Overview
RNAcentral holds the full RNA, with entries from ENA and SILVA. This is a predicted structure of a 145-nucleotide part of an RNA (small-subunit ribosomal RNA, 3' minor domain) from an uncultured Deferribacterales bacterium.
Context: one part of a larger RNA
RNA sequence: CACCGCCCGUCACACCACGGGAGUCGGUCGCGCCUGAAGCCGGUGGCCUAACUGUUAAGGGGGAGCCGUCAAUGGCGAGAUUGGUAACUAUGGUGAAGUCGUAACAAGGUAGCCGUACCGGAAGGUGUGGCUGGAUCACCUCCUU
Numbered sequence: 001c002a003c004c005g006c007c008c009g010u011c012a013c014a015c016c017a018c019g020g021g022a023g024u025c026g027g028u029c030g031c032g033c034c035u036g037a038a039g040c041c042g043g044u045g046g047c048c049u050a051a052c053u054g055u056u057a058a059g060g061g062g063g064a065g066c067c068g069u070c071a072a073u074g075g076c077g078a079g080a081u082u083g084g085u086a087a088c089u090a091u092g093g094u095g096a097a098g099u100c101g102u103a104a105c106a107a108g109g110u111a112g113c114c115g116u117a118c119c120g121g122a123a124g125g126u127g128u129g130g131c132u133g134g135a136u137c138a139c140c141u142c143c144u145u
Stems, first nucleotide, its partner, number of pairs: 003108001005105001008101002011098001013095005019089002023085007031077004039070001041068004047063003052059002111132009
């Protein structure tokens, strides 16, 4: 590149990012219940028994076995927390020449904007209150020449 201008949003396509998410797969942490290895400790009628004692009867001591407390592991249950993944879905960003309209910028062709409510493919529209960062017209008070 000066209105044959500028410019807004939906939709379509591609890629990226970040959320939600029925679920699903794990990690960690304690909690409750069940189970109860080895071992220490405690108990033990009966059983077994080399050293010691013995009046040769046995005693003392010891042992196995059994029972119990503690308790590893394992199992079950309900939780907390954390990570991955997931149909579907919200939003944002980017992209030379896609679609639909034309909202804003001139009084942008309904002045625009702010708050709020409702409505609409989308920009948006309408109601209501406000602002001038609106043009035009009228009057008043001024400024410059």

Model confidence (mean pLDDT): 84 of 100.